[in-house]
RNA sequence: CAGCGACAAGGGCAAGACCGGGGAAACCCGGUUACGCAAAGCCACGGGCCUAAACCGCAAACGCGGCAUGGCAGCCGAGCUGCCGAA
Numbered sequence: 001c002a003g004c005g006a007c008a009a010g011g012g013c014a015a016g017a018c019c020g021g022g023g024a025a026a027c028c029c030g031g032u033u034a035c036g037c038a039a040a041g042c043c044a045c046g047g048g049c050c051u052a053a054a055c056c057g058c059a060a061a062c063g064c065g066g067c068a069u070g071g072c073a074g075c076c077g078a079g080c081u082g083c084c085g086a087a
Base pairs, nucleotide, nucleotide: 004085005084012037013036016033017032018031019030020029021028022027035074041080042079045077046076047075048072049071050070055066056065057064058063
């Protein structure tokens, strides 16, 4: 340095729920609490998933269908960076 990940050490993050806020929604932000996580750090390049405002089509109408430019990194892969050091 790389690989690897312990009943090691020091720590880190924070699911869901609740409260407040943003958003059409998915979802996001802050606080409290922890389900869990060795990258549950960053990143939307690839796959996948979620939503459908505007727009388009249908409809007398209520509405229905399509669609990402919106979103998910705690779905997977890729890329970048990182603490510690047993076997």

The prediction has a mean pLDDT of 91. This is a predicted structure of an 87-nucleotide RNA (c-di-GMP-I riboswitch aptamer) from an Acidimicrobiaceae bacterium. Lineage of the source: Bacteria > Actinomycetota > Acidimicrobiia > Acidimicrobiales > Acidimicrobiaceae.